The part of an RNA shown here (small-subunit ribosomal RNA, central domain) has 350 nucleotides and comes from an uncultured bacterium. The full RNA is in RNAcentral, with records from ENA, Greengenes and SILVA. The prediction has a mean pLDDT of 88.
[in-house]
Context: one part of a larger RNA
């Protein structure tokens, strides 16, 4: 340098912006740098190879030729790339004028319900199991009224429904503030797509300081079960879950399916808009467009399946994979307060 390949067999990075690279839409014109021709010059010689010649032949050894797929010069060529100028509007994009939405941050509120607490009513239980016991209760519980504190999730509305780069978002109300998608003009004139580094996000657990703590519950205790029970069941029960600020940076962070364009039957339901039809209003129906589902033609697949949301059929560009184990391990670095975390072998063995 190259080959096949990543849905489940190794193998798509968690996620997103973007910097350096790498690719990149139409026409004109210009250069001729890559590219293309033929020429000239060199590409030492030996050795390979053809074609002869010498030892009786062959090894050898020899004369010519080829070829040295490269440089280098100058001349020509101009379709594609590339530089330079200039234009275009369909890639992007900006302005108007709507939509939908648990997108985000802050503040502030509300009702259901669990616990506790204080009085009332009112008496022997409650509560738990497969069945029990532990535990609570005559100091008055369980149970019901009233009235209070305090924490935390918000029933129905709810939907293969919505919005978000993922993670992830669900009572209502106000400010602030992100994106999406529609519809007709108009303007801006390739500003595009990808992205090694790099930066910012990043469930749960876990760290740090300070509050909070209602329920829930590692760890711990008691009580069953059991041959034994360091567990499954039961009664308790701290961390932790909550909040503010600051770390960690991992997950089956999955659709196990990287972003981006083009193209290739069709059916059926859903969300968000848009536009038209029947005389009208509305049911409806019929076309577009953005998601979201369920079947399904070719066509792929090992097969299960997948199928205009591809795992089809092509280009770009980036991460990755190369037989199990040893091993996501040791050693070094780098980050981190710690836990680790990332990067990451090899000797051995089958």
């Nucleotide at each position: 340098c190259u080959g096949g390949g990543c849905g489940u067999a190794a193998a798509g990075g968690g996620u997103g912006c973007g910097u350096a690279g790498g690719c990149g839409g139409u026409c004109u014109u210009u250069u001729a740098a890559g590219u293309c021709g033929g020429a000239u010059g060199u590409g030492a010689a030996a050795u390979c190879c053809c074609u002869g010649g010498g030892c009786u032949u062959a090894g050898c050894c020899u004369a010519g030729g080829a070829a040295u797929u490269g440089c280098a010069u100058a001349c020509g060529a101009u379709a594609c790339u590339a530089c330079a100028a200039g234009a275009c509007u369909u890639g992007a994009g900006u302005a108007c004028a709507g939509u939908a939405g648990a997108g985000g941050a802050u503040a502030g509120u509300g009702g259901a319900a669990u616990u506790c607490c204080a009085c009332g009513u009112g008496u022997a239980g409650c509560g738990g199991u497969g069945a029990a016991a532990u535990g609570c209760g005559u100091a008055g519980a369980u149970a019901u009224g009233u009235g209070g504190a305090g924490g935390a999730a918000c029933a129905c509305c709810a939907g293969u429904g919505g919005c978000g780069a993922a993670g992830g978002c669900g009572g209502c109300u106000a400010u602030c503030u992100g994106g999406a998608c529609u519809g007709a003009u108009a303007c801006u004139g390739a500003c595009g797509c990808u992205g090694a580094g790099g930066c910012a996000c990043g469930a749960a657990a876990g760290c740090g300081u300070g509050g909070g703590g209602a329920g829930c519950a590692a760890a711990c205790a008691g009580g069953a079960u059991u041959a034994g029970a360091u567990a499954c069941c039961c009664u308790g029960g701290u961390a932790g879950u909550c909040c503010a600020c600051g770390c960690c940076c991992u997950a089956a962070a999955c659709g196990a399916u990287g972003g981006g364009a083009a193209c290739u039957a069709g059916c059926u339901g859903u969300u968000g808009g848009g536009a038209g039809a029947a005389a009208u209003u509305a049911a409806u129906c019929u076309c577009u467009u953005a998601g979201u589902a369920g079947c399904g033609a070719a066509g792929c697949u090992a097969a299960c399946g997948c199928g205009u949301u591809a795992a089809g059929u092509u280009c770009c560009c980036c991460g990755c994979c190369u037989g199990g184990g040893g091993a996501g391990u040791a050693c070094g670095g780098u980050c981190g307060c710690a836990a680790g975390a990332u990067u990451a072998a090899a000797a051995c063995u089958c």